[in-house]
RNA sequence: AAAUUAAAUAAAGCGCCUGGACAGCAACUUUGCUGUUGACGAGGACUAGAGUUAUCGAAAAACUCGGCGGAUGCUCUAGUGGCUUAGCUUAGGUCAAAAGUAUUAACUAAAAAGCAGUAGCAAUAUUGUAACAGAGGUUAAUAUAAUAAGCUU
Numbered sequence: 001a002a003a004u005u006a007a008a009u010a011a012a013g014c015g016c017c018u019g020g021a022c023a024g025c026a027a028c029u030u031u032g033c034u035g036u037u038g039a040c041g042a043g044g045a046c047u048a049g050a051g052u053u054a055u056c057g058a059a060a061a062a063c064u065c066g067g068c069g070g071a072u073g074c075u076c077u078a079g080u081g082g083c084u085u086a087g088c089u090u091a092g093g094u095c096a097a098a099a100g101u102a103u104u105a106a107c108u109a110a111a112a113a114g115c116a117g118u119a120g121c122a123a124u125a126u127u128g129u130a131a132c133a134g135a136g137g138u139u140a141a142u143a144u145a146a147u148a149a150g151c152u153u
Stems, first nucleotide, its partner, number of pairs: 014069004019065001020037007040057003046079007080096005086152006100144009114129006
């Protein structure tokens, strides 16, 4: 360096299927077998523990039904870190490495559906493609919060 095998980790609006729905075949009157489907993207991670039916819109109004597991959300506790007085330390406050809050403006590639192609007997799957969100985030402007003690200058 290459090959093979095994194991582990990671994945994350993510995975799985004992219900339901749908297709094909067999049996032949309600069963069996083999399959398909079972959430469309956007956004989301300081660490640990606990709790919790974990954010946003699109489409549809018929299954995006139902169930299980997981999870970057939120709340609480502890810790770590940033900011907060002229500086340091401690405590308090407020946030999470883009590290106060609110408002306004601009920016921040939606995808599915549809159409076309491909695969399949089919249910369907997959590839390409014009359009259309909201939350969140970034930048700018405006408003507003930012304390106390000790020490030092």
Source information
This is a predicted structure of a 153-nucleotide RNA (glmS glucosamine-6-phosphate activated ribozyme aptamer). It was read from a public genome assembly, where an Rfam model found it. Rfam family: glmS glucosamine-6-phosphate activated ribozyme aptamer. From the family's description: This entry contains a glucosamine-6-phosphate activated ribozyme that is found in the mRNA for GlmS. GlmS is an enzyme that uses fructose-6-phosphate and glutamine to generate glucosamine-6-phosphate. Its mean pLDDT, the model's own confidence on a scale to 100, is 77.